This is a predicted structure of a 346-nucleotide part of an RNA (small-subunit ribosomal RNA, central domain) from an uncultured bacterium.

Context: one part of a larger RNA
RNA sequence: UUGGGCGUAAAGAGUACGUAGGCGGCUUUUCAAGUCGGAUGUGAAAUCCCUGAGCUUAACUUAGGAACUGCAUUCGAUACUGAAUCGCUAGAGUUUAUUAGAGGAUAGUGGAAUUUCAAGUGUAGCGGUGAAAUGCGUAGAUAUUUGAAGGAACACCAAUGGCGAAGGCAGCUAUCUGGAAUAAUACUGACGCUGAGGUACGAAAGCGUGGGGAGCAAACAGGAUUAGAUACCCUGGUAGUCCACGCCGUAAACGAUGAGAACUAGACGUUGGGUACUUGUACCGGGUGUCGCAGCUAACGCAUUAAGUUCUCCGCCUGGGGAGUACGGCCGCAAGGUUGAAACUC
Numbered sequence: 001u002u003g004g005g006c007g008u009a010a011a012g013a014g015u016a017c018g019u020a021g022g023c024g025g026c027u028u029u030u031c032a033a034g035u036c037g038g039a040u041g042u043g044a045a046a047u048c049c050c051u052g053a054g055c056u057u058a059a060c061u062u063a064g065g066a067a068c069u070g071c072a073u074u075c076g077a078u079a080c081u082g083a084a085u086c087g088c089u090a091g092a093g094u095u096u097a098u099u100a101g102a103g104g105a106u107a108g109u110g111g112a113a114u115u116u117c118a119a120g121u122g123u124a125g126c127g128g129u130g131a132a133a134u135g136c137g138u139a140g141a142u143a144u145u146u147g148a149a150g151g152a153a154c155a156c157c158a159a160u161g162g163c164g165a166a167g168g169c170a171g172c173u174a175u176c177u178g179g180a181a182u183a184a185u186a187c188u189g190a191c192g193c194u195g196a197g198g199u200a201c202g203a204a205a206g207c208g209u210g211g212g213g214a215g216c217a218a219a220c221a222g223g224a225u226u227a228g229a230u231a232c233c234c235u236g237g238u239a240g241u242c243c244a245c246g247c248c249g250u251a252a253a254c255g256a257u258g259a260g261a262a263c264u265a266g267a268c269g270u271u272g273g274g275u276a277c278u279u280g281u282a283c284c285g286g287g288u289g290u291c292g293c294a295g296c297u298a299a300c301g302c303a304u305u306a307a308g309u310u311c312u313c314c315g316c317c318u319g320g321g322g323a324g325u326a327c328g329g330c331c332g333c334a335a336g337g338u339u340g341a342a343a344c345u346c
Base pairs, nucleotide, nucleotide: 004317005316006315007300008299012314014201015200016199017198021194022193023192025088026087029084030083031082033081034080035077036076037075038074039073040072041071042070049065050064051063052062053061054060091191092188093187094186096183097182098181099180103177104176105175106174107173108172109171110154115149116148117147118146119145120144121143125136126135162169163168206247207246208245209244210243211242215241216240220236221235222234223233258313259312260311261310262309263308266291267290268289269288270287271286273284274283275282276281277280295302296301319346320345321344328339329338330337331336
């Protein structure tokens, strides 16, 4: 290479957009590049194959034929692919009217709670645990009442719910803004799908500069436990968690399941639209779930939201360890990321 695979055995890139490339709806006409057929030339000889001949036979030698599946030129065919062209509307998109939503950004604002501070009442404990102790408290704590400050997060609603490409998104209000669904009409007329490189986004932690700092809390300190206890438990507590700007670019980034399209029994929920009427049902198309047939699977299970039956394009896998390591390249302030071996060993 051929071939086989990727939910859990090795294997789907974290996600999207998109360049080249690959693939691509129905139809008219033309061309004839791919494709198919004929002819001519060439395709050295030997070898291989077939039919004979010569050594007693065979190996061997030798004659003739076939073959040389190729290339070039030329004449034709036109279904399919391609190129050009006349059209079409089923794919895709635009228009109109509605609808739902924690989709995003910015600004403002609300109540509960924790903490601290000030003041009042009040007195000996509070706190914490399996039990304690460290800790706080007669310099008046804990408790309770009033007021103030400040930061962070938004109980109930709340859901097997909704939105988003993914990461993710939740008090309320306003402004700006992205996408989706449904219904009906009109329009464009294949404008599509995928996507090597590339670009953008990308939880948490971490980094830089400047703010902020209530609670929580790596590190750290102390008290316990223990044979020890650099832990689990307790009392404290700094980075950090929050904001602005700039980096980092990784996660069990998971549905461990790439994107798009078509087809293949149903049943029961739920969510947001629409139609019909007999007004509580039926149906249509979008999402999200539970079960289940055919089929698939090593089994578990999947099953119109496929892991079924097919097509297009991309990514990835090839025994375990060594190792996601070394070296080199690229990126990064660093931490490190990305690409990514071998010896050796079983």
The prediction has a mean pLDDT of 89. The RNAcentral record of the full RNA draws on ENA.